A computed fold for a 1520-nucleotide RNA from a Bacteroidota bacterium, annotated as small-subunit ribosomal RNA. Taxonomically the source falls in Bacteroidota (Bacteria, Pseudomonadati).

[in-house]
RNA sequence: ACAAUGGAGAGUUUGAUCCUGGCUCAGGAUGAACGCUAGCGGCAGGCCUAAUACAUGCAAGUCGAACGGUAGUACUUCUUCGGAGGUAUGAGAGUGGCGCACGGGUGCGUAACGCGUAUGCAACCUACCUUUGUCUGGGAGAUAGCCCCGAGAAAUCGGGAUUAAUACCCCAUAACAUUACGAACAGGCAUCUGUUUGUGAUCAAAGCUCCGGCGGACAAAGAUGGGCAUGCGUGACAUUAGCUAGUUGGCGAGGUAACGGCUCACCAAGGCUUCGAUGUCUAGGGGUCCUGAGAGGGUGGUCCCCCACACUGGUACUGAGACACGGACCAGACUCCUACGGGAGGCAGCAGUAAGGAAUAUUGGUCAAUGGACGCAAGUCUGAACCAGCCAUGCCGCGUGCAGGAUGACGGCCCUAUGGGUUGUAAACUGCUUUUAUACGGGAAGAACCCCCCUUACGUGUAAGGGGCUGACGGUACCGUAUGAAUAAGCAUCGGCUAACUCCGUGCCAGCAGCCGCGGUAAUACGGAGGAUGCAAGCGUUAUCCGGAUUCAUUGGGUUUAAAGGGUGCGCAGGCGGGAUUUUAAGUCAGUGGUGAAAGCCCCCGGCUCAACCGGGGAAAUGCCAUUGAUACUGAUAUCCUAGAGUACAGUUGGGGUAGGCGGAAUGUGUCAUGUAGCGGUGAAAUGCUUAGAUAUGACACAGAACACCGAUCGCGAAGGCAGCUUACCAAGCUAAUACUGACGCUCAGGCACGAAAGCGUGGGGAUCAAACAGGAUUAGAUACCCUGGUAGUCCACGCUGUAAACGAUGAUCACUCGUUGUUGGCGAUAUACUGUCAGCGACUGAGCGAAAGCAUUAAGUGAUCCACCUGGGGAGUACGAUCGCAAGGUUGAAACUCAAAGGAAUUGACGGGGGCCCGCACAAGCGGUGGAGCAUGUGGUUUAAUUCGAUGAUACGCGAGGAACCUUACCUGGGUUUGAAUGAAGGCCGACCGUUCGGGAAACCGGACUUCUCUUCGGAGCGACCUUCAAGGUGCUGCAUGGUUGUCGUCAGCUCGUGCCGUGAGGUGUCGGGUUAAGUCCCAUAACGAGCGCAACCCCUAUCCUUAGUUGCCAGCACAUCAUGGUGGGGACUCUAAGGAAACUGCCUACGCAAGUAGUGAGGAAGGUGGGGAUGACGUCAAAUCAGCACGGCCCUUAUAUCCAGGGCUACACACGUGCUACAAUGGCCGGUACAGAGGGCAGCUACCUGGUGACAGGAUGCAAAUCUCGAAAGCCGGUCUCAGUUCGGAUUGGAGUCUGCAACUCGACUCCAUGAAGCUGGAAUCGCUAGUAAUCGCGCAUCAGCCAUGGCGCGGUGAAUACGUUCCCGGGCCUUGUACACACCGCCCGUCAAGCCAUGGAAGCUGGGGGUACCUGAAGUCCGCGACCGCAAGGAGCGGCCUAGGGUAAAACUAGUGACUGGGGCUAAGUCGUAACAAGGUAGCCGUACCGGAAGGUGUGGCUGGAAUACCUCCUUU
Repeated sequence: ACAAUGGAGAGUUUGAUCCUGGCUCAGGAUGAACGCUAGCGGCAGGCCUAAUACAUGCAAGUCGAACGGUAGUACUUCUUCGGAGGUAUGAGAGUGGCGCACGGGUGCGUAACGCGUAUGCAACCUACCUUUGUCUGGGAGAUAGCCCCGAGAAAUCGGGAUUAAUACCCCAUAACAUUACGAACAGGCAUCUGUUUGUGAUCAAAGCUCCGGCGGACAAAGAUGGGCAUGCGUGACAUUAGCUAGUUGGCGAGGUAACGGCUCACCAAGGCUUCGAUGUCUAGGGGUCCUGAGAGGGUGGUCCCCCACACUGGUACUGAGACACGGACCAGACUCCUACGGGAGGCAGCAGUAAGGAAUAUUGGUCAAUGGACGCAAGUCUGAACCAGCCAUGCCGCGUGCAGGAUGACGGCCCUAUGGGUUGUAAACUGCUUUUAUACGGGAAGAACCCCCCUUACGUGUAAGGGGCUGACGGUACCGUAUGAAUAAGCAUCGGCUAACUCCGUGCCAGCAGCCGCGGUAAUACGGAGGAUGCAAGCGUUAUCCGGAUUCAUUGGGUUUAAAGGGUGCGCAGGCGGGAUUUUAAGUCAGUGGUGAAAGCCCCCGGCUCAACCGGGGAAAUGCCAUUGAUACUGAUAUCCUAGAGUACAGUUGGGGUAGGCGGAAUGUGUCAUGUAGCGGUGAAAUGCUUAGAUAUGACACAGAACACCGAUCGCGAAGGCAGCUUACCAAGCUAAUACUGACGCUCAGGCACGAAAGCGUGGGGAUCAAACAGGAUUAGAUACCCUGGUAGUCCACGCUGUAAACGAUGAUCACUCGUUGUUGGCGAUAUACUGUCAGCGACUGAGCGAAAGCAUUAAGUGAUCCACCUGGGGAGUACGAUCGCAAGGUUGAAACUCAAAGGAAUUGACGGGGGCCCGCACAAGCGGUGGAGCAUGUGGUUUAAUUCGAUGAUACGCGAGGAACCUUACCUGGGUUUGAAUGAAGGCCGACCGUUCGGGAAACCGGACUUCUCUUCGGAGCGACCUUCAAGGUGCUGCAUGGUUGUCGUCAGCUCGUGCCGUGAGGUGUCGGGUUAAGUCCCAUAACGAGCGCAACCCCUAUCCUUAGUUGCCAGCACAUCAUGGUGGGGACUCUAAGGAAACUGCCUACGCAAGUAGUGAGGAAGGUGGGGAUGACGUCAAAUCAGCACGGCCCUUAUAUCCAGGGCUACACACGUGCUACAAUGGCCGGUACAGAGGGCAGCUACCUGGUGACAGGAUGCAAAUCUCGAAAGCCGGUCUCAGUUCGGAUUGGAGUCUGCAACUCGACUCCAUGAAGCUGGAAUCGCUAGUAAUCGCGCAUCAGCCAUGGCGCGGUGAAUACGUUCCCGGGCCUUGUACACACCGCCCGUCAAGCCAUGGAAGCUGGGGGUACCUGAAGUCCGCGACCGCAAGGAGCGGCCUAGGGUAAAACUAGUGACUGGGGCUAAGUCGUAACAAGGUAGCCGUACCGGAAGGUGUGGCUGGAAUACCUCCUUU
C1' cells in the first nucleotide's frame, strides 16, 4: 500500500501428572408450553396434535344497454261491484352472456423434470386487453318460461298446448386462414423453415340503442398467462444387487393445442445399474429463517413464487382455460331426512362446535381505502381486504419518581453482645417535577376516484384543473387545562463451573441436582429467615436446533503402546505418474453480455416524538448460461529421449519349494543270554512293574518319528514358514560390465491364490508324547498343579477349514536427511591384513518427531501417491438377516438399555509366597520362667435392684486405682430439699449467729424451748442468719468438634528446605554410587552447592585423682574417760560429705587402606575405642487413648440426669483368659549361734530402754522436726537335726482363742496363738525375659494410708553366673533395585456360577393387524369404437354391443408391525451363597487361536506371543 472487522473457554478419570477420550456447562434462537408475577403503548404473530367429525350463519355473482315476460304498484276505462281491459313501471323466477379455472385454505400424496437454476420449442395454446386489415347479406325450425293435466311424503319428474332472443340451425360472400399439387429466391443444428407466386377445395357473423355508440365474425401482430422437452443440482438404508414385455428402439396408424410407446398393429432384442438401478423408510420444494469467524449444520411457521389436494377412489362433461374446494356422474365409508317407496350432504374458505392435546383467538364491523367479478354507468357482490376484539406469544419503547435529608431512628438479622455491624439516605421529614393516571375541552391525516356542476385543449366524448358528495376504524391517534408522588415490581439465583453469605431447623431422613456432587448433629449445596447478586413487566423451568465440538477434521484429526494397518501376495476397474518438442484449448485464469423475481440480510437517506416497524436508493446475490481472449500447469494429440521399469549374456548365494533314495544316535517292543530282589517315582509318598525273574547288562531283530554336535546377535522366503546326507526338477535374490526395449510404472475396492496350530472327511500308519478318561497323592474340597497309566491326535496321501499376541502390535512404493561400530553375500585393487562400493542383517547415538516410553538412512524424521481402518466404556464381535463351510464355525455386523468414565505413558508411595546389602535377645547358643497345682489380683462371661464408668492384637487385662468397711462413689433401694452444698452482688427483714436442751426419725431432716451482737455524729455503718432477685449445678452425650497429656512404630536413622540444574508436568537431583560407622557417622567420587529438624556432643549419676572446706560425719598419730563405745580434748592425714577441677582424643605404636577408618591378649592408663547408666523421642502413622484428672465448642436435664442422708453394691460365681506369689524340696526344711548394706521415712510421728504377755501387742519411759535420736537386713558363715516320704516338703482350707486401727470389722480389714494340713513330686501344644555387675537369687525402704486385702508399683543395696559358631530360617526395621490392574494403599484389588428384585431385548407352537405386488373371477360411471329396424326434415339422438377401469371377491407367496405359554443370554441393584481365576514370579507366569473336559471362576493338550519376574548358590569354561 492493498484486503479484511473475524475465531475466549470451563468442570469431570489420578494420591498427584501429562495425554487420549467421552459426558456436562456458560451463548444465541423459537408459531412454543408450564410455574410465579403483571402498569401502559406501538408493531408483529397465534391448531406444530386428529387431511378427525361438524350444528348455525356468511364466503360468487352480475347484466333489463341480449330475450320473452309475471306478481305487485300507480293512473285510467268498463262493470252484473264478483271483477275485466288499457297505459306506465316492474320484484322474484326463467332463456341467454360473462364470471365461477381468480381470490381464500391445507400439506394428504409426491424422492419426481415435483422444485431450483440455465436453456430450447424449426413441436404448441392463450378468453378478457392493445394495434392493424376486411366483413357484419338472407332464411328456417324449435325450446325454457307462462298456461293446463298428472306422479310423489319430499327431492323432483312426466305429458299436452303456445312463445322470444346476442340460444340453435341452413344458405350466400370471403382471404394475408386451412388444405392439396407446383415454381423461384433466401436461411438454418438435422427433420426442415421463411418470403413471393399459380391452380383447386373448405369454413363466418348478432344484434341492442338514448343514434353518440356498445357489440358480433374472420385474419395477422403484441401483451399476459400457460403447455412440453432438456443439462445440472436437490434425503436415508447395500443387513435392498440386480431391475425391466409397452419394457428399449424402428416403420405405420390413431390421438393431442403440441412432441413423444401417449395408444395400437407389426418387426428387432434391446434399455437401466456399484458414478448405486430396483426395493423399503422418511419428506411438499424454493426465496428464506436460526446458528456459526467462516466452511458448514439445522430449518421450511408468518410473507412471496411453484407444486399437489379438496370426505376416500375413479370418470369425463362444459369451457380460452378444469378432469373443477363452495359443478356433474359412479362406487365406498360416515352423518341426516323419510309416509320405508326413496332422498340429502361434504368448513384443508371466515367465524364457531366437539374431540385430540402441554397448547393456539370473535359464531365482531365495513366495503371508507386497496384489489377482484359483472355492468355503458349508477351500482350490486366480495369472511379477498381494511379494521376492531382476545392472548406478555415475541420484538421495541415508556413509567413505577427526582433532589436534599445521620441522634446513621424504630423494627428485622448477625456478632467477639455495657457494644458493634448490616438493612441504609433507605424511611420519617423538606423542596421539586407530572411522563403515565383521572377529569374536562379541542380534534385529525388516511379522500383520490366514480358521479354532479363549472372552466380549458381537440369538440355532446376524451384529458387536465376548480368546486361539491363519500370514513368501518373513531370522538381513535394527537393537542390543551386541572389535580396530586399521587395509579404501577416482580422472578430466579447465591458449593465450584458462575456474579452473589450468614443464622436457625433437619440429621444418608426430608429433600436438592445441568456435570462434579451435597445430606449419617456445628450443611455458604436440603427447608425457612436476614442479607446479597442477576435480569426486569417480566423472570425461571421444560422441549427442540446451531454453537462451543478441530468430537466425521475440505478449511481442520488420527492408526508402535490410548479406538484404529487388512495374515500375505498377484491383479481387472479406479486413482496417481519421468524428460524434450508440436498442435488443441476440456480443466484452469481473465474480460464482456444475459440471468440470478419481489420481500429479506448489509450500507446510505427518509416517515411515524425515538425505537421496533415502514418507505426510497444502492450494494450483494460467492450461482448458471453465452461469448471473446491467455496457454505456464493438468488433460488430449503427434514425434522423439533414457535417468524409472524390464530383457539378454556371465558369475555367485542360501536350512527357498516339490518328488525320490540313503544314514547313524536315541526310544519302545520282541527273542536269547548274564544276573537277583527289588525297580520306578516324589517335597514326602502311593498307584504301577517285579521270584511266572523285573530294573540293570550284552547280542540280534523290528517299528515309527525326529535329525545332537556344526548353530550364531546367522541364512533364505511375500507371509505362514524352512535344518541329517544325496539326486532330479522348479523358483528367487545379489553383483560386474556391456547390449537391447522405450514409461512398458506405483498403488489397488471387488476378485483370485497362498495361509501356523487345533479341528473335519476318506484311506493308511502308530515308536514317542499326549487333550479326554482311569487310578494314586495333595487339599477343607481339588472336576487342578505332582505321580503311574492312557485314547483321539501327533506322522503320510488326497480333500476341506481360513483362523492366531498370523507382532516390528509399525500397509505398499518413491525421494531426501549427522555419525560410530559389528556381521552375511558379491565386486574392484595381488591377499584371510587394510580399504572402496552395491545389496541385506544387528547394536549405539545426534538433529527432528513424540503424551511419554521411545523412534532415529531397516524412522515413529521431511515430502509425494494409492489402499485399509478408527470416532467414549459396556451391551458385543453378540442378535437378526445374508453368505461360505460336512460340521465346528468363519465373514459381514446392529439396536434397546446402561455408566461418567473406560484408557495410554510416566511419577511418588505402599505392597510382593521379587532380588541385593545391613541391623536388632530376631533366630541360633545358654540361664531362668509362663502354660499343670493352691492362693492373690485384673479381665471376659454369667448373675444381680445395683454388681458405676473407662481401657480391648502388638500398643487392654497387679491398667485409670500411689491403696472401695462408712467416706471415696460416679451404681441400686428407700427417705428428704428446690437459689439449691459453696461464693459474690442488690433489696428486704431480724438482732443475732454460735451454743445448751426436748420430741419424732435409720439419718438427713422436721417441730419446739432457753440464751442472745458491736460502733455511732443517732441519720446510719459493720457483722451474722433468713426471705426475694441475679449469677447455680450435672462423673449426662459427643475423644469422630477440640486443647493439653500419653501409648506405639522407635532411640529406628531417618524427615526436609533455599538456590542451581534436569523434566511439558507430577517430580527428580542433593539424600544416589564406592567404602566406613551404632548412626544421612565420616571419607572419596559426583549438577550440584549449602542449610534445618533428627544422630553425636553439651546436662545428671557412677568409676580415678587433685584442690578447697571439716559438722551432726571420720579417728592415723597424741592425750583423757569407760566393763565397753570418737564418749571427750584435739586433728584434716584417711573414709566420707559437697563445691570446683583434671582425665579418654584412635592422642601414641604396628598392620591394612587414597582417605574415612578397621584390626591388635600392643604400650600407657582408674577407665579404650559411645567406659556403664539416665534424661533427651525428628517429619509423621494408627479419626490410637482420655469430655470420668483438668480445660473447652455444641447438644441435653432444671421439684431433676441437680443435691442431702441411711442401707446395700463395686468383694456376686457352673466357667474362660492374662499378670503374679508360694511351692513341689537335700545347692533343701527346721533349731541354735554369728557377720556385713544402701537408699529412704519420722511429731496426731519414729521410738531406744524397762515391765507384762508364747505372740500380735499392751503399760511405762527417754531421745529426735534428724550425717546428732530412731526404724532395720536376709541370703551368707559356724554348728546340730531331718534322709527321699505327699515327708520335720508344701502351706491352702476350716475350727477355736485373741491383738490393733477405726463412730462402726456381718456382708467386707490386717495381724497373733493353738489346732487342722488340701492340691501339688517340675508341668501338653505352645510361649516369655535376659549378653555383665546383666540373668538368677536375697532381703530393705518409700508413696498412698486411721487400718488394710501390697504377693502390686517405685526405689535400694547383698551374693553373683552361663553362652553367642554364625545370619540359612521365623519376627520387626533401614537402604537400593524390580513388577503392579493397589492409593481407604495386600486386612488392597478383583472373576464367574447360583439365589432375590427391577429393566430393556433375542428365539418361539402360534395369534392379530398393515402396506405393496402377482394370478384368476366379477365389474359401476365414463371416454372411444361398432351397430343403430326406434325418434328426428336434417344435424343428431335413444337403445344395443365391444375394449379399458375404480371397486369387490378368491388363491398362494413375500415383506413389515404388535402380541405369545415357554425359553436364551444381557444390564443395573450399601452390606446373600460357593469358591479364588486375574493384578507381585498373584503363589502352576500370563495372554492369543483351537479342541476336549468341569458347579463356577476355569483346567489340560497343541502351536504361537512377551504386553513375564528371577537367574543367588553349585559344576564347567574363559580371563587376570